[in-house]
C1' cells in the first nucleotide's frame, strides 16, 4: 500500500429475489427430596452504517470493522 474473503439473535452458523433456518446459551412448565441431564413450550435479529436497482433485498455501489495473503 496491494489482493482476497468476511460482517445475520448472547455466541456459532445456514440460507441463489418474496415478511430469516438450525445449534447452544436464556426464560417457563414437566420431571427429582433438590438439583442436574432429559421432554415440551416461549422469547429474542427487520440481515455491520449510508446510498442504488427492484413491487418487493439477503443483490450492486461507496465506508466502517476485524480476519489472511503479498509487498
Nucleotide at each position: 500500500g496491494g489482493u482476497a474473503a468476511u460482517g445475520u439473535g448472547g455466541c456459532u452458523c445456514a440460507g441463489u429475489g418474496g415478511u430469516a433456518c438450525a445449534g447452544u446459551a436464556c426464560u417457563u412448565g414437566c420431571c427429582u427430596u433438590g438439583a442436574a441431564c432429559g421432554c415440551a413450550a416461549g422469547a429474542g435479529g427487520c440481515c455491520c452504517u449510508g446510498g442504488g436497482u427492484u413491487c418487493a433485498a439477503u443483490c450492486c455501489c461507496a465506508g466502517c470493522a476485524a480476519u489472511a495473503c503479498c509487498a